[in-house]
Predicted 3D model of a 72-nucleotide RNA (transfer RNA) from Candidatus Iainarchaeum sp. Rfam family: tRNA. From the family's description: Transfer RNA (tRNA) molecules are approximately 80 nucleotides in length.
């Protein structure tokens, strides 16, 4: 330098154009318990950045950035 893949809460992860953006873990509150832990209920928190297409984009296209891999 060229090619391919990935990027979603603090962390891991699902989502093939109309979802309330789902799950796990975490954190907070409450319940439970003699205390802690375990367990239960509720809550908090997310689509890497900039453009484009579309009535509508996490999803499709382009560029950038970061990470991973391959070639030279």
């Nucleotide at each position: 330098g060229c090619c391919c893949g990935c990027u979603u809460g603090g962390u891991c992860u699902a989502g093939c154009g109309g979802u309330u953006a789902g799950g796990a873990u975490g954190c907070c509150a409450c319940c439970c318990u003699g205390u802690c832990a375990c367990g239960g209920u509720g809550g908090c928190g997310g689509u890497g950045c900039g453009g484009g297409u579309u009535c509508g984009a996490u999803u499709c296209c382009c560029g950038c950035a970061g990470c991973g891999g391959g070639c030279g």